[in-house]
RNA sequence: CAGGCGGGACGACCUGUCGCUCCCGGUUUGACUGGGGGAGGAAAGUCCGGACAGGAAAGGGUACCCCGCUGCGGAAAUCGCAGAGGGGAGAAAUCUUCUGAUAUCCGUAACAGAAAACAACCGCCUUCCUUGAAGGUAAGGGUGAAAAUGUAGGGUAAGAGCCUACAACCUGCAGCGGUGACGUUACAGGGGUACGGAUCCGGGGCCUGCAAGACCAAAUAUACUGGCAGAUGAGGGCGACCCGUCCGAUGCCAGGGGGUAGGUUGCGAAGAUAAAUGACAGGAUAAAACAGAAACCGGCUUACGGUCCCGCCUUUUUU
Numbered sequence: 001c002a003g004g005c006g007g008g009a010c011g012a013c014c015u016g017u018c019g020c021u022c023c024c025g026g027u028u029u030g031a032c033u034g035g036g037g038g039a040g041g042a043a044a045g046u047c048c049g050g051a052c053a054g055g056a057a058a059g060g061g062u063a064c065c066c067c068g069c070u071g072c073g074g075a076a077a078u079c080g081c082a083g084a085g086g087g088g089a090g091a092a093a094u095c096u097u098c099u100g101a102u103a104u105c106c107g108u109a110a111c112a113g114a115a116a117a118c119a120a121c122c123g124c125c126u127u128c129c130u131u132g133a134a135g136g137u138a139a140g141g142g143u144g145a146a147a148a149u150g151u152a153g154g155g156u157a158a159g160a161g162c163c164u165a166c167a168a169c170c171u172g173c174a175g176c177g178g179u180g181a182c183g184u185u186a187c188a189g190g191g192g193u194a195c196g197g198a199u200c201c202g203g204g205g206c207c208u209g210c211a212a213g214a215c216c217a218a219a220u221a222u223a224c225u226g227g228c229a230g231a232u233g234a235g236g237g238c239g240a241c242c243c244g245u246c247c248g249a250u251g252c253c254a255g256g257g258g259g260u261a262g263g264u265u266g267c268g269a270a271g272a273u274a275a276a277u278g279a280c281a282g283g284a285u286a287a288a289a290c291a292g293a294a295a296c297c298g299g300c301u302u303a304c305g306g307u308c309c310c311g312c313c314u315u316u317u318u319u
Base pairs, nucleotide, nucleotide: 002314003313004312005311006310007309008308009307010306013283014282015281016280017279018278020038021037022036023035024034025033026032027031040290044301045300047299048298049297050296052209053208054207055206064205065204066203067202068201069083070082071081072080073079084099085098086097087096088095089094100200101199105197106196107195108194109193121141122140123137124136125135126134127133128132149167150166151165152164153163154162169190170189171188172187174185175184176183177182213265214264215263216262222257224255225254226253227252228251229250235247236246237245238244
């Protein structure tokens, strides 16, 4: 230099002109005018958690749902940081994935294969009445993703952890290191696998969401209370009024609670009402990607043109 790995920051700016929205002030009730605030790193998905609010609820348990290696942080979290052990990718930096238990109960192991968990198909060995049958055998072959620990020696009819040594694995116990997961060393023991579950263990979890909810409150109707009038006819119909006629028990006034429209609040140094946050010109010349707040906070996830900074790696090639 090139290529790669990890982490972080930014997501345009300045000037002018014209607008939009909210707040404060002035002139003043005509709207003008002065000043100030006005999207994001994800405002997104609405996936977790919280705060707040309303409802429910003596207390406990079951069911149901969620979580599950360790330590620290955090209000909590399918959260962050650091780490442990196993598997995988890469030459490396580094990345990625898994993680309570298997004592008990239960399930699965497709196809192939004799057999998928108390394994005899071929082979090997022994016996017999020898084209065969019976028995023994997990060394060898074959099937499979997976076949009963590996190597060597002994042993045997042939074999086998059957025995021995070494090694691997598992369990127990002790020492040492570590806060811990765990690591390491020594000793003793063990030999039918793997993966799981509606199994077991430990922890957590009521429901609904700001259109939550709180306050004020018109017109109309009206619970309730009081007063007045009323079969000696209140009041109503017959298009306005009078008469007349028909119907026949309520009518009027005042107080008053709840609920509706509406308003205020919740609600913010952007912020609500169908809801603003923009456009143009110039700056050499391009302004771009993903994307637009709707109650708030902490996370996660997803989308994203481009720019800058820091640390690390070196298989091949060139200097």
A computed fold for a 319-nucleotide RNA, annotated as Bacterial RNase P class A. The coordinates come from a structure-prediction model, not an experiment, and the mean pLDDT is 75. It was read from a public genome assembly, where an Rfam model found it.